[in-house]
Context: one part of a larger RNA
RNA sequence: GGGUAGUUAAGGAACUCGGCAAAAUGUCCCCGUAACUUCGGAAUAAGGGGAGGUUUCUACGGAAACCCGCAGAGAAUAGUCCCAGGCAACUGUUUAUCAAAAACACAGCUCUAUGCUAAAUCGAAAGAUGACGUAUAUGGGGUGACGCCUGCCCGGUGCCGGAAGGUUAAGAGGAGGAGUGAGAGCCCUGAAUCGAAGCCCCGGUAAACGGCGGCCGUAACUAUAACGGUCCUAAGGUAGCGAAAUUCCUUGUCAGGUAAGUUCUGACCCGCACGAAUGGCGUAAUGAUCUGGGAGCUGUCACAACUGCCCGCCCG
Repeated sequence: GGGUAGUUAAGGAACUCGGCAAAAUGUCCCCGUAACUUCGGAAUAAGGGGAGGUUUCUACGGAAACCCGCAGAGAAUAGUCCCAGGCAACUGUUUAUCAAAAACACAGCUCUAUGCUAAAUCGAAAGAUGACGUAUAUGGGGUGACGCCUGCCCGGUGCCGGAAGGUUAAGAGGAGGAGUGAGAGCCCUGAAUCGAAGCCCCGGUAAACGGCGGCCGUAACUAUAACGGUCCUAAGGUAGCGAAAUUCCUUGUCAGGUAAGUUCUGACCCGCACGAAUGGCGUAAUGAUCUGGGAGCUGUCACAACUGCCCGCCCG
C1' cells in the first nucleotide's frame, strides 16, 4: 500500500448520474390501521406496547409478588417504510455466455378460412397430423384483464361477389395463297368465325393494407374569430388525451414542492410530427420495472482514524 471483516465523537446524503454500497427494519403476542377499490383487497398498511428467572395461585389461557444483569425475540437465522407519476392488467416467458424489460406470452375481444375425404400442414406417393375431433370445432391474422368507447374515407392496393360487354392461349375452323408433280396427290402457309380463367368492367368490404387539407376576410378598445368566401380531396382527425416513452424551437408559460429545481407533479394548448383493436382514454391489484419527493438510517460524504485476518516488503 492492497484485499477482506469490523468499530467510530458531534453532523446526517452536504457524496453521487443516481442513497451505488453500507446502515437500518426483522421473530412471536396484543392494540391499531388511511386514500383508493374490480369489495377480493390495499394490509405485516402506517403507528404503538410487550417478551428473562423464582415463588404462590390458576379456569392451565394466565395473574400477582419478588430477584438478577449494561442488555431478557440477551447469540444465529427472519420485511425498511410512506407519497406521487410513467409503462405493462395480473402469475408467467426471453437474448445458455454484457440487455429480464415498457419486449414475448396471456385470459378476453375481433376479423377471416373451413360442412368433413374439412380448411391448414408434412410428404413426388402411399400415408400422416388436424382428430378417433365436427362450427360452443379446427387453422390463420390482429388486439391484449376490466371499465367507457372505437368517428370519417372504398379514390389507390388487397380480398369477396357479379357476369352483359371488351381483350385473351392452346385447340377447333378453313376463305385464300405458296412449293412440287403429267396428273391424282404430297406438302407449306393461312383470313373470317368458335375458344377458359385472368385483366378491363360493375358492385361490396377498413377490428383489410392504408388515408384523415390549404388560403383570405370578419364582432363598437385591442386581441381573438362563433361567422363568411374560395381552392383542392376518396375523405379532410370525431371522442378522448396532449411540451407526452411522442414537443424541434424548449430549461415553452403559469402554479406546486426547494434557500436555490434543464428532472418531478398539476394546469395551459401554439399537437415541428397524439388519436381511436399498427387500438384511444382511464383503472384497484401486481412489478429484482422506470421517474420525482419524504421519514428513518447510516463512514456515501465533510475528513479521516483505529482494529482482526490475508497479501505485498525486510531478516533468518